Model confidence (mean pLDDT): 79 of 100. Two RNAs folded together computationally: RNase P RNA and transfer RNA, 435 nucleotides in total. It holds a member of the Rfam family "Bacterial RNase P class A". By type it is a ribozyme.
[in-house]
RNA sequence: CGGGAGUGAAAGAUGUCUGCUGUGCCCCAAAAGCACAGAGGAAAGUCCGGACACCAUGGGCAGGAUACUUCCUAACGGGAAGCUGCAGCAAUGCAGAGCAGCUCCACAGAAACAAACCGCACAGUGCCAAUUUGGCGCUGUGUAAGGGUGAAAUGGUGGUGUAAGAGACCACCGGUGCCAUUGGUGACAGUGGCAGCCAGGAAUGCCUUAUCCGGUGCAAUGCCAAAUAGGGAAGCUAUGGUGUGCCCACACCGCUUCCGGGUAGGCAGCUAGAGCCAAAGCGAGAGUUUUGGCCCAGAGGGAUAGACAUCGGUCCCCCCGGGGAUUACAGAAUCCGGCUUAUUGAGCUCCCGCGCU
RNA sequence: GCCCGAGUAGCUCAGCCUGGAUAGAGCAGCAGCCUUCUAAGCUGAAGGUCACAGGUUCGAAUCCUGUCUCGGGUACCA
Numbered sequence: 001c002g003g004g005a006g007u008g009a010a011a012g013a014u015g016u017c018u019g020c021u022g023u024g025c026c027c028c029a030a031a032a033g034c035a036c037a038g039a040g041g042a043a044a045g046u047c048c049g050g051a052c053a054c055c056a057u058g059g060g061c062a063g064g065a066u067a068c069u070u071c072c073u074a075a076c077g078g079g080a081a082g083c084u085g086c087a088g089c090a091a092u093g094c095a096g097a098g099c100a101g102c103u104c105c106a107c108a109g110a111a112a113c114a115a116a117c118c119g120c121a122c123a124g125u126g127c128c129a130a131u132u133u134g135g136c137g138c139u140g141u142g143u144a145a146g147g148g149u150g151a152a153a154u155g156g157u158g159g160u161g162u163a164a165g166a167g168a169c170c171a172c173c174g175g176u177g178c179c180a181u182u183g184g185u186g187a188c189a190g191u192g193g194c195a196g197c198c199a200g201g202a203a204u205g206c207c208u209u210a211u212c213c214g215g216u217g218c219a220a221u222g223c224c225a226a227a228u229a230g231g232g233a234a235g236c237u238a239u240g241g242u243g244u245g246c247c248c249a250c251a252c253c254g255c256u257u258c259c260g261g262g263u264a265g266g267c268a269g270c271u272a273g274a275g276c277c278a279a280a281g282c283g284a285g286a287g288u289u290u291u292g293g294c295c296c297a298g299a300g301g302g303a304u305a306g307a308c309a310u311c312g313g314u315c316c317c318c319c320c321g322g323g324g325a326u327u328a329c330a331g332a333a334u335c336c337g338g339c340u341u342a343u344u345g346a347g348c349u350c351c352c353g354c355g356c357u
Numbered sequence: 358g359c360c361c362g363a364g365u366a367g368c369u370c371a372g373c374c375u376g377g378a379u380a381g382a383g384c385a386g387c388a389g390c391c392u393u394c395u396a397a398g399c400u401g402a403a404g405g406u407c408a409c410a411g412g413u414u415c416g417a418a419u420c421c422u423g424u425c426u427c428g429g430g431u432a433c434c435a
Stems, first nucleotide, its partner, number of pairs: 001353007011344001012311007020038006040329001044340002047338005052217004057249005063213005068082005083096005097208002101206002103202003117147002119143011155173006174198002176195008221268004231259006240253004261434003275294008312327006358431007367384004377415001387401004408424005
């Protein structure tokens, strides 16, 4: 100088005044007053996984999700450590089940999974020149070495072999599969042997295999209060309808849609939790155990704010005293664990390559 | 808050499931013809980041993943 990986903080600080929400004190109760607390690392997207609540219950099917290995975890599509392949000089990054079956592989090309267009060879045959024979054709057969097409055309080099050729056969190299053995919990790796096995790709195509998943979401749900026309139309009707995808069992007797009417207030759920901080132990790590300490928003037309002053950071102007502008992304809504995305200006740690000393 | 759906030409939509190279149709707009002129009609050409980014593949509007934007539904009683 260039590159890579990781990580913490969260943007101003102080003071005064005026406000908002919650809790506590005071109080019979309320108000007022006083005290204390009052957004985030992503509160976001709602993409996964749970807790919790309701749907009476059981079985099957459909459907969905995941996919190298071993662990972590309440669970996960998350995380940790590894394995293999690919990219990179390297640090490092990215990807990951499947040798069954089906389907597809446009255009081009003869052929896209088993193929003969040109070429090569042999046999038969036509014509021409005609001395052996040669040239131009046609038909049939063999041939995947060569040409050409394509993203992709059946492993490579050399030899034997043959009419010409070919893993047809042989040697070596590469790959694949199987067997044995060694190491590893395992993915897998090493070593030895056997088999010419060498006939592609796409499963983020159908599918197969393995594992997991019931549905609906706090506008769930419960209680109180208020109010009213338990009205009308259409559809399905007991071989029916409903029971949160479908079917069966089982249970019940109405159910679905639209129109019209009424009330739209309060309380609970609601925040003490897979919680936070510190130390020690275990572990390579994600994590986990023990002990000690702490309580840290709870709104509901939705609070967490506004003004002024002083001191700051960054940039610009400039008479070097000052003036001006600016100060990220973004705002809890039942809660928790992740993932992803947004984020100004900086900071710190480690690693790799090159150059110089 | 929660749950769904859609982005393709100026507008309204096909194509996507089952990938195939120049992405189509109608209306609007433009040019020409017709007409005295306009409308209608006829002809022609133009007009596209297939919302954005990454991946799979020889090849992506289409398949997969992640974002962005827009739209819809959702109280209770009887």